[in-house]
């Protein structure tokens, strides 16, 4: 350099054209408890960036960035 794959809250993760974007952990608040822990309830926060297609894009296509796998050339 080439080909292919991936990127979703603070962390892990489901979903894959019209959902209020799923769940768990965590945060915050409350309940329970003499206290702490556990447990229960509620709350909070995300689609890497840009462009295209489309009535509509997190989802499809292209480019860029980052990461990974395989591989080529020179020395």
């Nucleotide at each position: 350099g080439g080909u292919c794959c991936g990127u979703u809250g603070g962390u892990c993760u489901a979903g894959g054209g019209g959902u209020u974007a799923u769940g768990a952990c965590g945060u915050c608040g409350g309940g329970u408890u003499u206290u702490c822990a556990u447990c229960c309830c509620g709350u909070u926060a995300a689609c890497a960036g840009g462009g295209g297609u489309u009535c509509g894009a997190u989802u499809c296509c292209c480019c860029u960035a980052c990461g990974g796998a395989c591989u080529g050339c020179c020395a």
Annotation: The RNA shown here (transfer RNA) has 75 nucleotides and comes from Draconibacterium orientale. Model confidence (mean pLDDT): 82 of 100. The organism belongs to Draconibacterium, within Bacteria. Its Rfam family is "tRNA". By type it is a transfer RNA.